[in-house]
RNA sequence: UGUGUGGACUAGGGCGUCGCUGUUCUUCGGGACAGAGGAAAGUCCGGGCUCCGCAGGGCAGUGGGCCUGCUAACGGCAGGGCGGGGUGACCCGACGGAAAGUGCAACAGAGAAGAGACCGCCGAUGGCCGCAAGGCACAGGCAAGGGUGAAACGGUGGAGUAAGAGCCCACCGCCGGACCGGAGACGGGACGGGCAAGGCAAACCCCCCACGGAGCAAGACCAAAUAAGCCGGCGUACUCCUGCGAAGGAGCGAGGAUUGGCCCGAUCGAGCCGGCGGGUAGGUCGCUAGAGGUGGCGAGUGAUCUCCAUCCCAGAGGAAUGACGCUCCACGACAGAACCCGGCUUACCGGUCCACCGCGGC
Numbered sequence: 001u002g003u004g005u006g007g008a009c010u011a012g013g014g015c016g017u018c019g020c021u022g023u024u025c026u027u028c029g030g031g032a033c034a035g036a037g038g039a040a041a042g043u044c045c046g047g048g049c050u051c052c053g054c055a056g057g058g059c060a061g062u063g064g065g066c067c068u069g070c071u072a073a074c075g076g077c078a079g080g081g082c083g084g085g086g087u088g089a090c091c092c093g094a095c096g097g098a099a100a101g102u103g104c105a106a107c108a109g110a111g112a113a114g115a116g117a118c119c120g121c122c123g124a125u126g127g128c129c130g131c132a133a134g135g136c137a138c139a140g141g142c143a144a145g146g147g148u149g150a151a152a153c154g155g156u157g158g159a160g161u162a163a164g165a166g167c168c169c170a171c172c173g174c175c176g177g178a179c180c181g182g183a184g185a186c187g188g189g190a191c192g193g194g195c196a197a198g199g200c201a202a203a204c205c206c207c208c209c210a211c212g213g214a215g216c217a218a219g220a221c222c223a224a225a226u227a228a229g230c231c232g233g234c235g236u237a238c239u240c241c242u243g244c245g246a247a248g249g250a251g252c253g254a255g256g257a258u259u260g261g262c263c264c265g266a267u268c269g270a271g272c273c274g275g276c277g278g279g280u281a282g283g284u285c286g287c288u289a290g291a292g293g294u295g296g297c298g299a300g301u302g303a304u305c306u307c308c309a310u311c312c313c314a315g316a317g318g319a320a321u322g323a324c325g326c327u328c329c330a331c332g333a334c335a336g337a338a339c340c341c342g343g344c345u346u347a348c349c350g351g352u353c354c355a356c357c358g359c360g361g362c
Stems, first nucleotide, its partner, number of pairs: 001360004005355006012328007020035006037334001041345002044343005049215004061211005066080005081095001082093004096206002101204002103200002118146002120142003125139002127136003154172005173195001174193003179188003219285004229276006238251005256268004292311005298305002329332001
C1' cells in the first nucleotide's frame, strides 16, 4: 500500500411556529419537563407475571441430543472436542445408536448386502480330437482388467498360479485394545486380528433428557342497566272442573292484577315497592423501578458474576410521538412501542472505530 477476516458502534444535525400523549406546577390564562427501535418486525424458542388444573406413577404426544460451563430459563451464549471447507486470518456442522429389529436405495447395471458374472481371463485337472507338438472351449475354475452406478464387499506393490484371489508377504488403511493423558467430549497407544461389521435414523425404531393448559382481550376492583334467585314490606285477590286435602287443569261473563293518563282491547292468576345478589355499558388497576441503564474496583481464558457509586429513561388505549418554514452536510436505509424481560431469525442507504488479525506487492 492493495485485498480480505473477525468484532464493536452509529442510523442526518440545528433553529423557529403550530399541534398530540404523559407527568408536574398554576394566579386556571398558561408554563416547565419527557416522548419509539437496533431491529419496536417475524411471533420461532425461553423465562417472569396472571388465571385454571394438579396425590403419585405410567402410556401416548411434542421437542431436544458431542463435552464442560454460564444463566431465571433456553433450541441461547462461552470455552473445548470431533468432522468438513479455505494458502491463511477464519468459516460451517440436528454431531447419540446402523455388530437390537423392520424397511428403503429411482435410473443404469450381471449383481444394491453375507451379492454377482455382461464383456473378459484360464481351461493346470477331467473330457473330445490329434502319432506328437498341440487344438476345442465341453465339464469346470476365476474375478485381475473393462463396463454400470451416488455407492460394487479394503488400496498399492510383490510372491504365487492354468488363470486368479489377504491365499501369502511388505507398506498404507481398517477393527479390537491392556495401559497412559484429560473433569469430560476425546486423544495417544504396547499388542493382537487378514479384514469382518457398506449407506440412509431431517425412514420407522431404540437409548437418554425435558415438557400440565391458557394467555394482559391474562386477571383484579368499582359499578348505570337487566334475567334467575333470596329477604323484607304492601296486598290476602275471580269463576268453573278434578281431588278428602295439598295441588293441578281450563276460562275471561262479574270483581282483581299488569299494560295505559282514562275507556275499549290484549294478557294473566297474582301483582307492586324496597333491599341483597348478579356484573352489561362505563371507569380504575394490572402498566412499567426493571434478571434496568451508565461508570468503576475485583474474580474468571470467556460467557458471566460479586461489590460500590450514580441515574429514572414512552406508557397510549380507536390508540400520542406529527405538520410547516429556514438552514447545514457526507443528502439520510430498513422500519413504528401496546404486559415485561433474555435470545434467535429476518430487513437495512451510508459511515466510524478496533485487532501485537491473514494473504499479496513495494
This is a predicted structure of a 362-nucleotide RNA (Bacterial RNase P class A) from a Holophagaceae bacterium. RNAcentral holds the sequence, with entries from ENA. Of the family's consensus pairs, 92% are formed in the model. It matches the Rfam family "Bacterial RNase P class A". Rfam classes the family as a ribozyme. Model confidence (mean pLDDT): 79 of 100.